The RNA shown here (transfer RNA) has 71 nucleotides and comes from Loxodonta africana. It matches the Rfam family "tRNA". It is annotated as a transfer RNA. NCBI's taxonomy places the organism under Eukaryota, Deuterostomia, Amniota, Proboscidea, Loxodonta. Its mean pLDDT, the model's own confidence on a scale to 100, is 81. The RNAcentral record of the sequence draws on Rfam.
[in-house]
RNA sequence: GCUGUGGUGGGUCAGUGGUAGAGUCCUUGCCUUCCAAGCAGGAGACCUGGGUUCGAUUCCCAGCCAAUGCA
Numbered sequence: 001g002c003u004g005u006g007g008u009g010g011g012u013c014a015g016u017g018g019u020a021g022a023g024u025c026c027u028u029g030c031c032u033u034c035c036a037a038g039c040a041g042g043a044g045a046c047c048u049g050g051g052u053u054c055g056a057u058u059c060c061c062a063g064c065c066a067a068u069g070c071a
Stems, first nucleotide, its partner, number of pairs: 001070002005066003010024001012022002018054001026042005047063005
């Protein structure tokens, strides 16, 4: 330098053109003499910019970052 891949809560992963979900972490309450466990809630996210579309996290283009392969 080139090809392809990936970027989603604090962290690990799903997801799909029509309000983004799981478990974990954090937090509130219940329970308990206390802690832990358990139960019930809450907060917390689509890498950036543009395009297509009634509507984009999803499709397209460019860029950034990461790792892989080739040179």